[in-house]
SAM riboswitch aptamer (S box leader) from Bacillus methanolicus PB1, 114 nucleotides, folded computationally.
The sequence was found by an Rfam model in a public genome assembly.
């Protein structure tokens, strides 16, 4: 970088340093000097691993699946706005502009793979 799966309606500071840009793209609409990005503290949170427990499944009878629950001193992620909204496709609705729903695609984040 790519394949594959799984989530994406919750949740997280009115702390320091810093100084202008930030919400992926593209177009809107937003945050921002009552101060952005980025580091530092903080802090949410159980995806992977840790542990416990099951009158669930296999068997190799201790393990491997599954389910349920604990813990954030292990390994990542994440703290505006639904993934901020739309971008394609369908069916409904509306004279139109347009709007609803559902599905993709596109991001992003874990897992494991190449």
């Nucleotide at each position: 970088c790519u394949c594959u799966u799984a989530u994406c309606a919750a949740g997280a500071g009115a702390g320091g340093u810093g100084g202008a840009g930030g919400g992926a793209u593209g177009u809107g609409c937003c945050c921002u000097a009552u101060g952005a990005a980025a580091c530092c503290c903080g802090g949410c949170a159980a995806c992977c691993g840790u542990c416990a427990c099951u009158g669930g499944c296999a068997u190799u009878u201790a393990u491997g699946c599954a389910g349920u629950g604990a813990a954030a001193u292990g390994g990542u992620g994440c703290c505006a706005a639904u993934u901020c909204a739309c971008a394609c496709a369908a069916a409904g609705c509306a004279u139109c502009a347009g709007c609803u729903u559902u599905g993709a695609a596109a991001g992003a984040u874990g897992a494991g793979a190449g």
The source organism's lineage runs through Bacteria, Bacillati, Caryophanales, Bacillus and Bacillus methanolicus. Model confidence (mean pLDDT): 84 of 100.